This is a predicted structure of a 72-nucleotide RNA (transfer RNA) from an uncultured Bacilli bacterium.
Its Rfam family is "tRNA". Rfam classes the family as a transfer RNA.
It was read from a public genome assembly.

RNA sequence: GCUUCCUUAGCCAAGCUGGUAAGGCAACUGACUGCAACUCAGUGAUCAGUGGUUCAAAUCCGCUAGGAAGCU
Numbered sequence: 001g002c003u004u005c006c007u008u009a010g011c012c013a014a015g016c017u018g019g020u021a022a023g024g025c026a027a028c029u030g031a032c033u034g035c036a037a038c039u040c041a042g043u044g045a046u047c048a049g050u051g052g053u054u055c056a057a058a059u060c061c062g063c064u065a066g067g068a069a070g071c072u
Base pairs, nucleotide, nucleotide: 001071002070003069004068005067006066007065010025011024012023019055027043028042029041030040031039048064049063050062051061052060
């Protein structure tokens, strides 16, 4: 320098055949309890950034940033 792939909540992780983001752990709030633990109920992400296509984009396309692998 070239090619391919990855980037979703504090952490792990599904969703990638475009139609308004599952789950687990942790955290917080409430109930329960004499207090706590356990248990039960509830709460959070517009998806690395930016522009574009579309009625509609995490999902398609361009660029940028970070990371991984291969080739030279």